Model confidence (mean pLDDT): 80 of 100. Predicted 3D model of a 74-nucleotide RNA (transfer RNA) from a Streptosporangiaceae bacterium. The source organism's lineage runs through Bacteria, Bacillati, Actinomycetes, Streptosporangiales and Streptosporangiaceae. It matches the Rfam family "tRNA". The RNAcentral record of the sequence draws on ENA.

RNA sequence: UGGGGAAUGGUGUAAUCAGGCAACACACCUGACUCUGAAUCAGGAGACUCCAAGUUCGAGCCUUGGUUCCCCAG
Numbered sequence: 001u002g003g004g005g006a007a008u009g010g011u012g013u014a015a016u017c018a019g020g021c022a023a024c025a026c027a028c029c030u031g032a033c034u035c036u037g038a039a040u041c042a043g044g045a046g047a048c049u050c051c052a053a054g055u056u057c058g059a060g061c062c063u064u065g066g067u068u069c070c071c072c073a074g
Stems, first nucleotide, its partner, number of pairs: 001073007010026004020057001028044005050066005
């Protein structure tokens, strides 16, 4: 420098074929249980989806530009 891929709660991943209320697990908080803790059970909080524009009634998803990381080639 060229080609390909990835970016979504604290962490790891979904959200597909086909644009339509962003979900699950762990972690965290509160309560129950317990002499206390762990485990278990019940409940709760937390992401305007890497950034900026565009298309659309409507974008995590489509289009354009940018940023960071990974892989391949030179």